[in-house]
Context: one part of a larger RNA
Parts: sequence; structure tokens; C1' cells
RNA sequence: UGAAAAUAAUUGAGAGUAACAUUCUUCUGUACGAGAGGACCGAGAAUGACGAACCUCUGGUGUACCAGUUGUCGUGCCUACGGCACAGCUGGGUAGCUAUGUUCGGAAUGCAUAACCGCUGAAAGCAUCUCAAGCAGGAAGGCAGACUCAAAACAAGUUAUUAAAAUCGUCGAAGACUACGACGUAAUAGGUGAGGUGUGUAAAUUUCGUAAGAAAUGUGCUAACUCAAACUAAACAAUUAAUAUG
Repeated sequence: UGAAAAUAAUUGAGAGUAACAUUCUUCUGUACGAGAGGACCGAGAAUGACGAACCUCUGGUGUACCAGUUGUCGUGCCUACGGCACAGCUGGGUAGCUAUGUUCGGAAUGCAUAACCGCUGAAAGCAUCUCAAGCAGGAAGGCAGACUCAAAACAAGUUAUUAAAAUCGUCGAAGACUACGACGUAAUAGGUGAGGUGUGUAAAUUUCGUAAGAAAUGUGCUAACUCAAACUAAACAAUUAAUAUG
């Protein structure tokens, strides 16, 4: 841009993804074979690589989480803290994101076939699977089937409905920007309360020790998670608009 408009739901012409490999058990030490050896068909169970999704588990990361610790400077001093030194270094770690982690996938089945194997059967009294009529089989391949996209399929489809939309604002497991999605008086975001998770027993006080330090009482702090709850901000006002009716 297109098609009367808009919102929502759909059909599927067509396109794409996928299609893998191996081992073991059983059948069976059976068929076969003098023996040595040793199956088909069918059934079951695993593994690898590949792919997709996910974060319960195992791990990684986790620069506004917790703790330990060195040097130095500062808060007048002690204590307790803060700054800088690659986040100073070290040990752990929530959410999120992740693989080496977890789950799932390749199929079954049907149809038409290739080589090939057949039935019936004439031309050609026989024979013949048939570039004779007719009929049946037959491949990891083809067409369907699974998953994804899909009316830009210009033959621009179908169904339902008929009023809202955008700006603006608070935001997001959405995102370069747009777009998409949630919300705008409500749990959308922040803060608050409770919980969870992580760290590992804060400060203070007491006791022991010359001291470094140890013990007792006591936990403290806690990001992105969950729930609750309008304290704060999504304010007020205004704008545009089809159809119908008047």
C1' cells in the first nucleotide's frame, strides 16, 4: 500500500523443521550344518551423537547478599565502623542467565510406487507377470501422518461481534529503538510487614588469658524470590474517532 472499517477467533493453498546410529536380551544354541559354527521374522531393554524446552536436582556465574582477613588513611582516642588497594584478597551464595544438569523427540500407521516377485489371460487352440484388458505384493525413498509458520493464497478466504483507540503515566520472565504484554484507584512499580533463601552465631555484656585470643548469653544482617497490605507514584483535565439515531 492492498481489501468497506474495527476487534477477536479461525480454515489451510503453500513453506519449513524433523528423518540418525549402535549394543544387549529373548526367540535360540532353534532353523541350517558332518562338525566348527550359527541366523531370518517378531518382541523387549538400553546407549551415543543430534535437536528442543527447562532450572527440581548436580554444578558454573552471581561488581548494591553474608562472613573472614592484610596494609594504610579517616570518624579526637579505646571499642565499633567507613574509604582505597583488580569487587584489595579469601570462603560461601538468592534471583536471573546457563551445561557438563533435567525432561522430551526421531515413531506407529495408511496410500501410490522403483527394481523385482506374482495371479488370471489372450493376441498366437500352446506358452506368456501385460510398452494387451483386469488384479495382488514390494524400499531407510515419495505422498500423508508429528511439530512450526501461514489469506501478500492479488481468486487478498471464513465465522462472531460492534466501540473504542492512541497519547501520557507505573512497569515486565517483552525489548537496541519500535513492537509485544500487565496495570492506571488499582497490587503495575517502589517502600513497608511477614515468610523464604543465603551467610554462619552480629553488636553489647560477663568470664578466662600478660597478650594474640577463647568461652558463655545472644544471633545479626540478608539483592533480583513468595504472600499480604494502598504509605508513595500511576493525578486532574483535555484530544481524536466509524456506524446508527436525534

Model confidence (mean pLDDT): 82 of 100. Predicted 3D model of a 246-nucleotide part of an RNA (large-subunit ribosomal RNA, domain VI) from Dicloster acuatus. The RNAcentral record of the full RNA draws on ENA. The gene name in the source record is rnl.